Source information:
This is a predicted structure of a 317-nucleotide part of an RNA (large-subunit ribosomal RNA, domain IV) from a soil metagenome. Its Rfam family is "Bacterial large subunit ribosomal RNA". For this family Rfam cites "The comparative RNA web (CRW) site: an online database of comparative sequence and structure information for ribosomal, intron, and other RNAs" (Cannone et al., BMC Bioinformatics, 2002). Its mean pLDDT, the model's own confidence on a scale to 100, is 84.
Context: one part of a larger RNA
RNA sequence: CCAAUCUUAGGGAAAUCGGCAAAAUAGUGGCGUAAGUUUUCGAGAAGCCAUGUCUGCGUAUAGGAUAUGCAGAUAUCAUUGACUAGGGGACAGCAACUGUUUAUCAAAAACACAACUCACCGCAAAGCGGAAACGCUAAGUACAGUGGGUGACGCCUGCUCACCGCCAGUACGUGAAGGCCCUUUUCAAGGGGAGUAAGCGCUGGCAAAGAGCGGGAGUAACUCUGACUCUCUUGAGGUAGCGUAAUACCUCGUCACUUAAUAGGUGACUUGCAUGAAGGGCGUAAUGACUGUCCCACUGUCCCAAGAUUGGAUCCG
Numbered sequence: 001c002c003a004a005u006c007u008u009a010g011g012g013a014a015a016u017c018g019g020c021a022a023a024a025u026a027g028u029g030g031c032g033u034a035a036g037u038u039u040u041c042g043a044g045a046a047g048c049c050a051u052g053u054c055u056g057c058g059u060a061u062a063g064g065a066u067a068u069g070c071a072g073a074u075a076u077c078a079u080u081g082a083c084u085a086g087g088g089g090a091c092a093g094c095a096a097c098u099g100u101u102u103a104u105c106a107a108a109a110a111c112a113c114a115a116c117u118c119a120c121c122g123c124a125a126a127g128c129g130g131a132a133a134c135g136c137u138a139a140g141u142a143c144a145g146u147g148g149g150u151g152a153c154g155c156c157u158g159c160u161c162a163c164c165g166c167c168a169g170u171a172c173g174u175g176a177a178g179g180c181c182c183u184u185u186u187c188a189a190g191g192g193g194a195g196u197a198a199g200c201g202c203u204g205g206c207a208a209a210g211a212g213c214g215g216g217a218g219u220a221a222c223u224c225u226g227a228c229u230c231u232c233u234u235g236a237g238g239u240a241g242c243g244u245a246a247u248a249c250c251u252c253g254u255c256a257c258u259u260a261a262u263a264g265g266u267g268a269c270u271u272g273c274a275u276g277a278a279g280g281g282c283g284u285a286a287u288g289a290c291u292g293u294c295c296c297a298c299u300g301u302c303c304c305a306a307g308a309u310u311g312g313a314u315c316c317g
Base pairs, nucleotide, nucleotide: 001312002311003310004309005308006307007306008305010303011302014301019298027051028050029049030048031047036041038152052074053073054072055071056070057069058068059067060066075079087296088295089294090293091292092291093290094288095287099111100110115150116149117148118147119146120145127136128135129134153283154282155281156280158213159212160211163210165206166205167204168203169202172201173200174199180193181192182191183190214232215231216230217229218228241275242272253269254268255267256266257265258264
């Protein structure tokens, strides 16, 4: 010097991206227990007390403090001297939850999920495998099966069918080959014509199908703002909600709270560069080795280092 383990006066996160690591808590019995809530939970919430008591006699010491021993009594379901053995609380984001995952850098907010919804499917089903026979689904039969999306629950899920796609209809138009009819005096090649399938045109429907959801002026008796009016324009012009957000460029937005001090956090406002409703919107108890902030306790993380033990490395012999 390295590795592992341990102790430390006073302070107590000042260390650091961040309390990472360590410390602290810990069992049992009694008391007690908030907001919120889907009334089940939250909850071991938090917090407090006890974990022996009594009597007598000693030992260590000059004595005291302190440590420790012996004998006896008594009570309980339960007496944590080793080992074992939750740190707690407050606010917010995301995901409802238990689960699953990148064997060997990612365990998560990703996947799944119950639930909701859409499409197909009447059984020789739809879908899938297989040149086929046949098989799976299924020894099932629409309360079944297959495929797509959203993702408990609560309140909801706005407008647009112009584009793309799908479905349906269609008097009519277009519409290939073959076949049919006519034809250059016959044959052949060739030419012409009528009729016609799907499709397309045409008409309508469908957005929990792919997708999309405007601009410019003026206007109220201080100012500001603009309920209101005008105008261009679209298929329709973003509704309810939420909002500086896991989304906001400007941005460290502005105000308030938190701090001595805050580029952080929370609550509001909100003209949203470029939020927004099953590529779901907004809430939400419980849950989470998830993410952010704060408080209590606790500590060698630090102030600021020191020492010890064990094993190495190195040096000397």